[in-house]
Context: one part of a larger RNA
RNA sequence: GGAUGAACGCUAGCGGCAGGCCUAAUACAUGCAAGUCGAGGGGUAAGGCUCACUUCGGUGAGUACACGACCGGCGCACGGGUGCGUAACGCGUAUGCAGCCUACCUCUAACAGGGAGAUAGCCCCGAGAAAUCGGGAUUAAUAUCCCAUAACAAUCGUUAUCCGCAUGGAUAAUGGUUUAAAGCUCCGGCGGUUAGAGAUGGGCAUGCGUGACAUUAGCUAGUUGGUGAGGUAACGGCUCACCAAGGCUGCGAUGUCUAGGGGUUCUGAGAGGAUGAUCCCCCACACUGGUACUGAGACACGGACCAGACUCCUACGGGAGGCAGCAGUAAGGAAUAUUGCGCAAUGGACGAAAGUCUGACGCAGCCAUGCCGCGUGCAGGAAGACGGCCUUAUGGGUUGUAAACUGCUUUUAUUUGGGAAUAAACCCUCCGAUGCGUUGGAGGUUGAAGGUACCAAAUGAAUAAGCACCGGCUAACUCCGUGCCAGCAGCCGCGGUAAUACGGAGGGUGCAAGCGUUAUCC
Repeated sequence: GGAUGAACGCUAGCGGCAGGCCUAAUACAUGCAAGUCGAGGGGUAAGGCUCACUUCGGUGAGUACACGACCGGCGCACGGGUGCGUAACGCGUAUGCAGCCUACCUCUAACAGGGAGAUAGCCCCGAGAAAUCGGGAUUAAUAUCCCAUAACAAUCGUUAUCCGCAUGGAUAAUGGUUUAAAGCUCCGGCGGUUAGAGAUGGGCAUGCGUGACAUUAGCUAGUUGGUGAGGUAACGGCUCACCAAGGCUGCGAUGUCUAGGGGUUCUGAGAGGAUGAUCCCCCACACUGGUACUGAGACACGGACCAGACUCCUACGGGAGGCAGCAGUAAGGAAUAUUGCGCAAUGGACGAAAGUCUGACGCAGCCAUGCCGCGUGCAGGAAGACGGCCUUAUGGGUUGUAAACUGCUUUUAUUUGGGAAUAAACCCUCCGAUGCGUUGGAGGUUGAAGGUACCAAAUGAAUAAGCACCGGCUAACUCCGUGCCAGCAGCCGCGGUAAUACGGAGGGUGCAAGCGUUAUCC
């Protein structure tokens, strides 16, 4: 000098864009953060509408209105948070799988025949303070099961051809065994099953790179390899039985300490050093530890079970909970914001759609935390006024064109009026094109921010400057006070009676809505 997720002191007019618990992965009151589909199903708790009855309180029926709870489907593995752990194939980079999986989506081919038994809900009975649970009867499905049909699927073989770095791989033919489905409908469609291919996402493997300490020198029994078996989507000590005795290490094993990694960011002429907030990619975690279930995908933040610590409820028998989601509270700390608005846009889940949900997201609020921009006037004006300060003192210098005064302007401010873009789609209506799939045009509908940005008019210099420093480094000097005192100080050093170094004043210098100090990095 530059930089910061900064803090502190003094000060403070406005706007734009960004950023905002670095500490206690401490504990959490309250609300919200993942639902959706009635065009899968049985149905009907509440409501609307219609009809009937009525003792005027309601009751009953219907409803292609709607829908609580329930069965079922899809989603909940995304999105959002945090950085505890991890020195590791975790990350980065480059390759590979002749050792793998992939729901939804796209394309291709084929299929969808017949039957069955349950169960939730509703109803009845019972237990319990509650959470919830038990029994009985009864019922449906795109839930479940059985049969049929089926190969290019799986598996076990046979034959042929071709290829390869090995176990072997590919293609074609052929035989045996096994395996599938579901309907709804407004008749337009939407779905279902099997197989192949694609796309996307993941899994696994290998080389190289990726902290400190040798005042850590030896480490290792599933350890290293083999055979066989099991397991996995898949290879493999991944697991197990047996066999062998290996494997790593001074190019640093093992141990201890520290730490999420990268793109980046800061600095620097560069080499390098430092860094890993915000944004993006990957990883890990979800009160602590462990376990699996479901599923295409989890060993699952707002799922389950067990154990533990903690908190809460209890009728003492037993139960409930997990903000490292968004707000917010307490605590800690030098220190870090609102229990806001909206799904209008973008994106996501579900749905045929309307739409519902979405603290993702879009916005607003708070904070000079940072960067950038604007303003606090402009021109004229010498009696060089008054006052202050200095002085060699009837005087002079300086503050200083500064003020007063005259003219002008109006960014900003205040008031008044107008007033957006962000919205185009989906969808609806109308008119067309097309054999179908589909598609063109016109119109209509939808804005949280927001009466905001912006524009215009009026008023009037009106509403707006501080902070640090002035001995040298280092731009900027005198007077008074003090008298090794009080104090200053980044270093050198100032102060003991003429202090440009302390305190005040006048003047000056530098930055400026900021200026200084502290901390950290280059």